Bacterial RNase P class A from a Rhodocyclales bacterium, 365 nucleotides, folded computationally.
It was read from a public genome assembly, where an Rfam model found it.
RNA sequence: GAAGUCCGCCAGGCAGCCGCUGUGCGUCUCGUGCGCAUGGAGGAAAGUCCGGGCCCCAUAGAGCAGGAUGCCGGCUAACGGCCGGGCGCUGUGAGGCGAUGGAAAGUGGCACAGAGAAUAGACCGCCUAAGUCUGCAAGGACCGGCAAGGGUGAAACGGCGGGGUAAGAGCCCACCGCAGUCCGUGGCAACACGGCUGGCACGCUAAACCCCAUCCGGGGCAAGGCCAAAUAGGGAAGCCAUGACGCUGCUCGCGUCGCUUCCGGGUAGGCUGCUAGAGCGCCGCGGCAACGCGGCGCCCAGAGGAAUGGCUGCCGGACAGCUUCGGCUGUCUUACAGAACCCGGCUUAUCGGCGGACUUCCAAC
Numbered sequence: 001g002a003a004g005u006c007c008g009c010c011a012g013g014c015a016g017c018c019g020c021u022g023u024g025c026g027u028c029u030c031g032u033g034c035g036c037a038u039g040g041a042g043g044a045a046a047g048u049c050c051g052g053g054c055c056c057c058a059u060a061g062a063g064c065a066g067g068a069u070g071c072c073g074g075c076u077a078a079c080g081g082c083c084g085g086g087c088g089c090u091g092u093g094a095g096g097c098g099a100u101g102g103a104a105a106g107u108g109g110c111a112c113a114g115a116g117a118a119u120a121g122a123c124c125g126c127c128u129a130a131g132u133c134u135g136c137a138a139g140g141a142c143c144g145g146c147a148a149g150g151g152u153g154a155a156a157c158g159g160c161g162g163g164g165u166a167a168g169a170g171c172c173c174a175c176c177g178c179a180g181u182c183c184g185u186g187g188c189a190a191c192a193c194g195g196c197u198g199g200c201a202c203g204c205u206a207a208a209c210c211c212c213a214u215c216c217g218g219g220g221c222a223a224g225g226c227c228a229a230a231u232a233g234g235g236a237a238g239c240c241a242u243g244a245c246g247c248u249g250c251u252c253g254c255g256u257c258g259c260u261u262c263c264g265g266g267u268a269g270g271c272u273g274c275u276a277g278a279g280c281g282c283c284g285c286g287g288c289a290a291c292g293c294g295g296c297g298c299c300c301a302g303a304g305g306a307a308u309g310g311c312u313g314c315c316g317g318a319c320a321g322c323u324u325c326g327g328c329u330g331u332c333u334u335a336c337a338g339a340a341c342c343c344g345g346c347u348u349a350u351c352g353g354c355g356g357a358c359u360u361c362c363a364a365c
Base pairs, nucleotide, nucleotide: 001361002360003359004358005357006356007355008354009353010352012315013314014313015312016311017310018309020040021039022038023037024036025035026034027033042336046347047346049345050344051343052342053341054220055219056218057217061252062251063250064249066216067215068214069213070212071085072084073083074082075081086100087098088097089096090095101211102210106209107208108205109204110203123150124149125146126145127144131142132141133140134139158176159175161173162172163171177200178198179197180196182195183194184193185192186191224272225271226270227269234263235262236261237260238259239258243257244256245255246254247253279298280297281296282295283294284293285292286291316333317332318331319330320329321328322327
């Protein structure tokens, strides 16, 4: 100097004028009128994909069914999240990705091609030992042996070298691979390394069914609570304690005493839930880290058909052009996008800027 990888932060500031709104105070003609002060939309507020707080079923259980997660250890209120580690794949590397338990419990699948696709198989081939027939002989034929070579395929029933054989084959041997509730060392563990034994089960697939381990009640702020008002304390049918209803589905169990269906009528108003939180910032300590503990400080929207805006100026920033490299001129304030009970995550969209750590390459010293 060039090219990359990972992490963190920001998403304009100040002022004036006009407009909207929460809270507090004051005032008044008591109408949310007026005045003052002070606050007012994000890193994703999005998706509604997970997990909760909170509320109701409800007095609260057990089992089955069903669902979710899936290596180990930790963090957390919890999670399918995060951190660290193991293993696998990948990149020269910093790093990135992983739907990461079990195929020897069982069932299923592997199209086409191919002889044969999981106790498979003879298309092209190799041999002719042993046995039979034939020939003077070389040889030929029958019978028989092989799966090592070639081919097909995504994948062919361990690999490679040697011995052995008629030719071959873990048939035998060394090394590698594989298996072992084996032994030792390191580690909390997943696992790694080494040793020993065994010629060794039959490949892949579980985001196929399944098995194993762990976890899970249901519904949701349109939850729920209070107040006011209005109507028709209407009508019909069924079940009715040996019953009905409720607790997601089923069973047990528990609770309540009425319940279910249809027709018809009234109301849809107001208040609350509703913002001080598993909150934020800084510092210290512990920890590889996620994070935890302690101290100090701060209050940062609460609308209710839905406010949080518009204009102007200056500064900052970005872009374009010019440049005497001091700067000048012009444009823009941008993209994705707007809280609705709240919080922790994940995923998706996206203009621009700032900072840190690390990797590779080139050149010079």